The RNA shown here (Glycine riboswitch aptamer) has 88 nucleotides.
[in-house]
RNA sequence: UUCCGUUUCGUGGGAGAGGGCGGGGUUUCCCGCCGCCGAAGGCGUAACCCACCCGAAAACGCUCAGGCAGAAGGACCGCGAAACCGGC
Numbered sequence: 001u002u003c004c005g006u007u008u009c010g011u012g013g014g015a016g017a018g019g020g021c022g023g024g025g026u027u028u029c030c031c032g033c034c035g036c037c038g039a040a041g042g043c044g045u046a047a048c049c050c051a052c053c054c055g056a057a058a059a060c061g062c063u064c065a066g067g068c069a070g071a072a073g074g075a076c077c078g079c080g081a082a083a084c085c086g087g088c
Base pairs, nucleotide, nucleotide: 001087005084006083007082008081009080010079011078012077013076018034020033021032022031023030024029035068036067037066041064042062043061044060049055
C1' cells in the first nucleotide's frame, strides 16, 4: 500500500425432511415409539499432494449430535468494516 488470503463483526441471500403417534405436565416442556432430512458441529473416505507409508482432505459417505409448520438456526455466497499474516 489494501491487490490476495485468514479470522471476527455488521448486513443481504440461503435447501432438505413429521404442526407424526402414545403418556405426563400445562403455552414453549419431559418421557417412550415409529418414519424421515443433511448445509451447524463430529466421524469416515475418494481425488489431488507425497517414491511409499503417515499425513492432509469434499458440497461424497455415516447420521453420533442437530433438524423435519412458522420463528430461530443454517454450510455456503455477495457487500462493508476491523485485526493479523503473506505477496508486491
Record summary: It matches the Rfam family "Glycine riboswitch aptamer". On this family, see Babina et al., MBio 2017: "In Vivo Behavior of the Tandem Glycine Riboswitch in Bacillus subtilis".